[in-house]
């Protein structure tokens, strides 16, 4: 002086997952904070008329819902399940918008044989997790100096 591992605070980030009142507890006023409602605001699901859908044969084999988180080929492998790769789809480069361009993600989880769409209505959810790097143009909108 470099490096690499932790914990902390700042500014961020990925999601729908915040925000306000009202009561009760905890701690020391302040305020936070946990619990119980109520209301809002995001976000999700059921649910008509219409439209779709409805026939036959064959193999398989219930189906559907949240999410970006699907689908194709190939290889492996004891069914399963894994592995490479495309493709489609999300993220992020610190005002948006759109181009290029660079870096990742493609998970898991619920329902119980049901659920197309779909006004009224009904019904539900309000979490969890990361913080490494810090690109370029064009157009639009700020804020700060002077």
């Nucleotide at each position: 002086c470099g490096g690499u591992g932790c914990c902390c605070a700042g500014a961020g980030c990925c999601g729908a997952g915040u925000c306000g009142c009202c009561g009760g507890a905890g701690a020391u006023c302040c305020u936070c904070u946990c619990c119980g409602g109520c209301g809002a605001a995001c976000g999700g699901g059921g649910g008509a008329a219409c439209c779709a859908a409805u026939c036959g044969a064959c193999a398989c084999c219930g189906g559907g819902g949240c999410u970006c988180a699907u689908c194709c080929a190939c290889c492996u492998c004891c069914c399963g399940a894994g592995g490479u790769g495309g493709a489609g789809g999300c993220g992020c480069g610190a005002u948006c918008u759109u181009u290029c361009u660079g870096c990742g993600c493609u998970c898991g989880c619920c329902c119980g044989u049901c659920a197309g769409c779909u006004a009224a209505c009904c019904c539900c959810g309000u979490a969890g997790g990361c913080c490494g790097a810090c690109g370029a143009a064009a157009g639009a909108g700020a804020g700060c100096c002077g």

This is a predicted structure of a 146-nucleotide RNA (c-di-AMP riboswitch aptamer (ydaO/yuaA leader)) from Patulibacter minatonensis DSM 18081. The coordinates come from a structure-prediction model, not an experiment, and the mean pLDDT is 76. Lineage of the source: Bacteria > Thermoleophilia > Solirubrobacterales > Patulibacteraceae > Patulibacter minatonensis. Of the family's consensus pairs, 96% are formed in the model. Rfam family: c-di-AMP riboswitch aptamer (ydaO/yuaA leader). From the family's description: This family represents a conserved RNA structure found upstream of the ydaO and yuaA genes in Bacillus subtilis and related genes in other bacteria.